[in-house]
RNA sequence: AUGAACCAAUCGGGAGAGCUUGCUUUCAAGGCAACACCGAAGGAGCAACGCCGAGAUGCCAAACCUCGACGAAAACUCUCAGGUAAAAAGGACCGAUUGUGGGAC
Repeated sequence: AUGAACCAAUCGGGAGAGCUUGCUUUCAAGGCAACACCGAAGGAGCAACGCCGAGAUGCCAAACCUCGACGAAAACUCUCAGGUAAAAAGGACCGAUUGUGGGAC
């Protein structure tokens, strides 16, 4: 079921942080250098817990405890990448529509 989740496309909403300094070149744009920042593209890290091994204890059983390996999440953390006036672009996440899907959230 007048069709859920998942996935895809289109449209819409969507934060944060330098109008920093020097040179180039008049410059909120570009390039190089310096210092300072942001976290919501992407990326990376980990807890409970699960599982295995060892140790201790013990009834040389189990459970509990300790240590180690493996697995294990984020909007938490890192800041590699990306980003830091407005505009443009990007943007996790959310909504609508369409399509796929088909006993379901």

Glycine riboswitch aptamer from a Bacillota bacterium, 105 nucleotides, folded computationally. Rfam family: Glycine riboswitch aptamer. Rfam describes the family as follows. This family represents the bacterial glycine riboswitch. The coordinates come from a structure-prediction model, not an experiment, and the mean pLDDT is 82.